Molecule: transfer RNA
Organism: Epipogium roseum
RNA sequence: AGUGGGAUGUAGCAGCUUGGUAGCUAAUAAGGCUCAUAACCUUAAAGUCAUGGGUUCAAAUCCCAUUCCCACAA
Numbered sequence: 001a002g003u004g005g006g007a008u009g010u011a012g013c014a015g016c017u018u019g020g021u022a023g024c025u026a027a028u029a030a031g032g033c034u035c036a037u038a039a040c041c042u043u044a045a046a047g048u049c050a051u052g053g054g055u056u057c058a059a060a061u062c063c064c065a066u067u068c069c070c071a072c073a074a
Stems, first nucleotide, its partner, number of pairs: 002072006010026004020057001028044005050066005
C1' cells in the first nucleotide's frame, strides 16, 4: 500500500442507521444558601459539528475528495 473505527464549546462524550431548534457530565463566570469555605440550588457564556465540494426546501446526519488520530494486518 490494505482493512476497520474516530474528529461535535476548555475536557470527556451523546445525537448520525428516522435529514427538520445542537444536547449531557465536568470545568469556567454570576447569583442564592452559609458566620465562612466546600457541598447543594438557579442562571449565563462558550460550537458556524476536522476541511472543501455535491444532493436537498432544509445536512452534524446522505454522497465524493482531502487532512489528522487510533487499532488490526503485513